[in-house]
RNA sequence: GCACCCGUAGCUCAGCUGGAUAGAGUGCCAGAUUCCGAUUCUGAAGGUCGGAGGUUCAAAUCCUCUCGGGUGCG
Numbered sequence: 001g002c003a004c005c006c007g008u009a010g011c012u013c014a015g016c017u018g019g020a021u022a023g024a025g026u027g028c029c030a031g032a033u034u035c036c037g038a039u040u041c042u043g044a045a046g047g048u049c050g051g052a053g054g055u056u057c058a059a060a061u062c063c064u065c066u067c068g069g070g071u072g073c074g
Stems, first nucleotide, its partner, number of pairs: 001073007010026004019057001029043004050066005
């Protein structure tokens, strides 16, 4: 330099042949339980879907550019 893959909640990830309020586990917080903790149970909060632009009635999803990480080739 070229090609491909990945980037979604604090963390690990699902969702990606466009359409439902964007989800799960775990963690954090609150409550129940307990003498106090742990465990367990219940509930709540937490996201500009890496960034920008475009297409579309509608974009996490499609297109372009760009940033970061990884792999391969030279």
The prediction has a mean pLDDT of 83. Predicted 3D model of a 74-nucleotide RNA (transfer RNA) from a Clostridia bacterium. The organism belongs to Clostridia, within Bacteria. Rfam family: tRNA.